Source information: Large-subunit ribosomal RNA, domain IV from a soil metagenome, 354 nucleotides, folded computationally. Its mean pLDDT, the model's own confidence on a scale to 100, is 86. The RNAcentral record of the full RNA draws on MGnify.
Context: one part of a larger RNA
RNA sequence: CUCUGGUUAAGGAACUCAGCAAAUUGACACCGUAACUUCGGAAGAAGGUGUGCCCUCUAGUAUGUAACCGUGAACAAUGGAAGCAGAACAGGGUCGCAGAGAGCAGGGGGUAGCGACUGUUUACUAAAAACACAGGGCUCUGCAAAGUCGUAAGACGACGUAUAGGGUCUGACGCCUGCCCGGUGCUGGAAGGUUAAGGGGAGAGGUCAACCGUUAGGUGAAGCCUUGAUCCGAAGCCCCAGUAAACGGCGGCCGUAACUAUAACGGUCCUAAGGUAGCGAAAUUCCUUGUCGGGUAAGUUCCGACCUGCACGAAUGGCGUAACGAAUUCCCCACUGUCUCAACCAGAGACUCG
Repeated sequence: CUCUGGUUAAGGAACUCAGCAAAUUGACACCGUAACUUCGGAAGAAGGUGUGCCCUCUAGUAUGUAACCGUGAACAAUGGAAGCAGAACAGGGUCGCAGAGAGCAGGGGGUAGCGACUGUUUACUAAAAACACAGGGCUCUGCAAAGUCGUAAGACGACGUAUAGGGUCUGACGCCUGCCCGGUGCUGGAAGGUUAAGGGGAGAGGUCAACCGUUAGGUGAAGCCUUGAUCCGAAGCCCCAGUAAACGGCGGCCGUAACUAUAACGGUCCUAAGGUAGCGAAAUUCCUUGUCGGGUAAGUUCCGACCUGCACGAAUGGCGUAACGAAUUCCCCACUGUCUCAACCAGAGACUCG
C1' cells in the first nucleotide's frame, strides 16, 4: 500500500452522475393512524408505550383442543362433555450500566412521469417505461371451415362448430375516441374499354403438274409447307361505389375593435379534408437554464402555471386514475467515515529472509 472486518471527537450528504456503500430501523403486545380511494385498500401508514427474575392473587379461571354421549336422514345445523394444554391484567419483592440484555428480525414520509396489477425477458454486460396480461375493436371462417405443415398420402386446427377457431391492432378501470375514401389496400359491382391460351381463317409467301418463250426467263391450278388481318374470347387492369379501432392524412397569405396590444370578424389561394375533445418547454420544446410562481442563502434538475406545440393529439389510442414496482426524477425526516480529513485496531496479502 491492497483486501476483509471493527471503532471514532465535532459536523452530518458539505461526498457523488446518484446517499453508491455503510449506518439507522427491526421481535411481540397494546394504544394510535392522514390525504386519497375502484370502499377492498392506503396500513406494519405515521407516531407512542411496555418487555428480566421471584412471590401473591385473578386461576387451573378466560381461552384453545377434544375422546365420547345426545337431537337430526345427514360429512348440514345444534346440545352436553371426561381428558390434554393453559394466559393476561393487578399487587409486592429483587439483580445488573443495560431485561425483545447476545444472535436472528422493516428506515420512514412526500411529489412527479411511465406501466393498471401478479407475471415474462437479452443462459454469459440490459429485468425495464420492453413482452405478456384480463378487457376492447376490426377482420376471415358454415365444417371436407378458414389457417398451418407436407411433392403427396396425411396431420394439426378439433374428436372443437360462430358464446367456436384463425389473423391483426389496442392493452385493467373511468371519461372518451373528432374530420378526410383524393392516393394505397381490402370488399362489392358489372355497362363500356383493354386482353392470354384457344377458336376462326380473309389474305400473303414458298414449292410444284401444266403452259408461254429460240434462249435467258416468266405465268402458275390442286395439294403440301410457312405465315396470318377483321372477328369471338376469362380473370386482372382501366372504370363505378363502399370502407380509416384498414395503410395513412388532418394548410397558407392579408386585413380588421375609440391608448397600445390582440383579433371574436372579413378577404383570398389551395386541399380528399384542413387537428375536434383533452393535454402541452412534455420520456415529445430546436431557440432554452423560455417566462412567472414554489421549494434553497444560492436550484441547467424538480413541482405548479402560461402557450410562442422547431416537430402532442385521440385503439401506431387521447386524457385521468386507487393499488402495485429489486424500475425512473425531485424533496424532507432519521441515520451515518460518503465527505470535511483522516486516525487506530484485528485478520489475510504485498515486501525481506529461508